Context: one part of a larger RNA
RNA sequence: CGGAGGAUAUUUGAGAGGAGCUGUCCUUAGUACGAGAGGACCGGGAUGGACGGGCCGCUGGUGUACCUGUUGGCAUGCCAAUGCCACGGCAGGGUAGCCAAGCCCGGAAGGGAUAAACGCUGAAGGCAUCUAAGCGUGAAGCCCCCCUCAAGAUGAGAUGUCCCAUUCUUAGGAAGUAAGACCCCUUGGAGAGUACAAGGUAGAUAGGGCAGAGGUGGAAGUACAGCAAUGUAUGGAGCUGACUGUUACUAAUCGGUCGAGGG
Numbered sequence: 001c002g003g004a005g006g007a008u009a010u011u012u013g014a015g016a017g018g019a020g021c022u023g024u025c026c027u028u029a030g031u032a033c034g035a036g037a038g039g040a041c042c043g044g045g046a047u048g049g050a051c052g053g054g055c056c057g058c059u060g061g062u063g064u065a066c067c068u069g070u071u072g073g074c075a076u077g078c079c080a081a082u083g084c085c086a087c088g089g090c091a092g093g094g095u096a097g098c099c100a101a102g103c104c105c106g107g108a109a110g111g112g113a114u115a116a117a118c119g120c121u122g123a124a125g126g127c128a129u130c131u132a133a134g135c136g137u138g139a140a141g142c143c144c145c146c147c148u149c150a151a152g153a154u155g156a157g158a159u160g161u162c163c164c165a166u167u168c169u170u171a172g173g174a175a176g177u178a179a180g181a182c183c184c185c186u187u188g189g190a191g192a193g194u195a196c197a198a199g200g201u202a203g204a205u206a207g208g209g210c211a212g213a214g215g216u217g218g219a220a221g222u223a224c225a226g227c228a229a230u231g232u233a234u235g236g237a238g239c240u241g242a243c244u245g246u247u248a249c250u251a252a253u254c255g256g257u258c259g260a261g262g263g
Base pairs, nucleotide, nucleotide: 001152005163006162007161008160009159010158011157015149016148017147018146021049022048023047024046025045026044027043033038051106052105053104054103055102059100060099061098062097066093067092068091069090070089071086072085073084074083075082076081110144111143112142117137118136119135120134164262166175167174168173180258181257182256183255184200185199186198187197188196205251206250207249208247209246210245211244212243214240215239216238221234222233223232224231225230
């Protein structure tokens, strides 16, 4: 821009893409078969590999704004306590998120038409013949079925709901609006940008506060014990990013723009 008014939501599916794999064991059954050795078809069940999709409750990885320990140095006048630099200085742990080595799920089943092949009926050709007319069975393959996208499918589909028929005009059109949308702003489950999604005071969108979870692992100060290093008590202490709940304290103010008049 189009889809013969303007919107909003839900859809149909022409078409396109994806998937399609397979082992072992048990049973049927030591049965059928076979002199024996050996050893099934068909059917039923269990459990794996690789591949694919999803998830983070478990096991773990990462986790550079979480916690702790510690070496050398510098600084806060000194002690103590802290901060900074040294690969996050080094080391031990670790929430959310992301992730696999962790967990769950998938290939199936079913229908249709067939290939090779196997048949029925059956002439030409009194017989025979699956074929010439006709009718069946039959594959991991083909078309459906399963998953995803999909009406620019210009063949532009369908359904529900909302807005209505204004004003001006040189009759070409223009203007202010409706439903609705956008700009702008707070953002993240989204993300390169855009888009998408949640919100904008009639508000829990983000930050902050409060409470909790989780993490770390016993703060500072004081007291006591010890010559001291240090230990113990106060006290599962103090600190704490992303997690959960709650709370308008802060910021989403005020505003602006677009958008129908229809065969």
Molecule: large-subunit ribosomal RNA, domain VI
Organism: Lachnospiraceae bacterium 66-29